[in-house]
Context: one part of a larger RNA
RNA sequence: CGUUGAUACUUGAGGAGGGUUGGUCUCAGUACGAGAGGACCGGACUGAACGAACCUCUGGUGUACGAGCUGUUCUGCCAAGAGCAGUGCUCGGUAGCUAUGUUCGGUUCUGAUAAGCGCUGAAAGCAUAUAAGCGCGAAGCAGGCUCCAAGAUUAAGUAUCAGGACGCAAGUCCAAUGAUUCCUCGCAGAUUACGAGGUUGAUAGGGCUCAGGUGUAAGCGUAGUAAUACGUUCAGCCGAGAGCUACUAAUAAAUCAUAAAAAAUUAUUG
Numbered sequence: 001c002g003u004u005g006a007u008a009c010u011u012g013a014g015g016a017g018g019g020u021u022g023g024u025c026u027c028a029g030u031a032c033g034a035g036a037g038g039a040c041c042g043g044a045c046u047g048a049a050c051g052a053a054c055c056u057c058u059g060g061u062g063u064a065c066g067a068g069c070u071g072u073u074c075u076g077c078c079a080a081g082a083g084c085a086g087u088g089c090u091c092g093g094u095a096g097c098u099a100u101g102u103u104c105g106g107u108u109c110u111g112a113u114a115a116g117c118g119c120u121g122a123a124a125g126c127a128u129a130u131a132a133g134c135g136c137g138a139a140g141c142a143g144g145c146u147c148c149a150a151g152a153u154u155a156a157g158u159a160u161c162a163g164g165a166c167g168c169a170a171g172u173c174c175a176a177u178g179a180u181u182c183c184u185c186g187c188a189g190a191u192u193a194c195g196a197g198g199u200u201g202a203u204a205g206g207g208c209u210c211a212g213g214u215g216u217a218a219g220c221g222u223a224g225u226a227a228u229a230c231g232u233u234c235a236g237c238c239g240a241g242a243g244c245u246a247c248u249a250a251u252a253a254a255u256c257a258u259a260a261a262a263a264a265u266u267a268u269u270g
Stems, first nucleotide, its partner, number of pairs: 001151001004162007014148004020048007032037001050105005058099004065092005070085006109143003116136004163174004176258006182198005203249003206245005212238003219232005
């Protein structure tokens, strides 16, 4: 830009992906075979590699979470802290992300076939799977499974909406509906797009409660000469998590879109 313009839900022309395979048990020491040996078919179980999704578990990361430790400067000093030292070093670790972790997948089935195997059967009184006709048959082909998909210009389908006034016309105005700008945001994301919201509101921040992490704060008291220990105290602190709550901010406002056919006349083509 096109598909008449919207809102919602679909169809699927076409395209992409997937399709792997081992072992064990059973059938059965059976069929077969003198023996040695040793099955088909069918059933059950368990793996490898690969792939997808996810974070309950096991782990990793987690530089604005918690604690410990050292040096130094500063907060007048003690105590307690802050800055710097690779996040100063170390030990843990929420959310998110993640694999080595967890769960799941390949199948079954249908159709037409390849090699191959057949039925009936002439040419050619026989024979012959083939010449007419009919059938079986593969990890392969076409479906079936997953995903994308109407620029599929053949531009699809279904439901609902497309109102009124003025004007010769172009168009103007009003209403309704829809959308956008703008704003608060996201597990969405480079931008865009997509999605959730915008006071008729839980969209983000804050607050409260909880989960979870760290591991028992500071101050004070007691014991001890003291280092320190114990009590108050499963404390204190806390990023992303869950629920609740309008306290703060989503204010105010602006913009855009809404057809053709039918009928009549004219022109062109047949």

Predicted 3D model of a 270-nucleotide part of an RNA (large-subunit ribosomal RNA, domain VI) from Candidatus Yanofskybacteria bacterium RIFCSPLOWO2_02_FULL_41_13.
The sequence was found in a public genome assembly.